[in-house]
């Protein structure tokens, strides 16, 4: 100085759906959501054996919707502003 860490701020979407129960939850059912986490893989790029062909590597806010969510609240990807911690390198 960068990252990661931790405070503050700002931060969307989607039934306040039905049953049930021990009732601000927990389970089951339907329908939805993508911005917590995961999945999946383009172009290149290596490789096998010059071609077919196949193997590896490979990003996202793209895609899937496990998972997580779907009044408030709680979280929340991403931004901002701060920072006494921290770890590598310069």
């Nucleotide at each position: 100085u960068a990252g990661c860490g931790c405070u503050c701020c700002g931060g969307a979407g989607a039934a306040g759906u039905c049953c049930a129960u021990u009732u601000c939850a927990u389970g089951g059912g339907u329908g939805c959501c993508g911005a917590a986490g995961g999945u999946g893989a383009a172009a290149g790029u290596c490789c096998c054996g010059c071609a077919c062909g196949g193997g590896a590597u490979g990003a996202a806010u793209c895609u899937c919707u496990c998972a997580g969510g779907c009044a408030a609240a709680a979280g929340g990807a991403c931004g901002g502003a701060g920072u006494a911690g921290u770890u590598c390198a310069u």
Glycine riboswitch aptamer, 90 nucleotides, folded computationally. Rfam family: Glycine riboswitch aptamer. About the family: This family represents the bacterial glycine riboswitch. Rfam links the family to the GO term glycine biosynthetic process. The sequence was found by an Rfam model in a public genome assembly.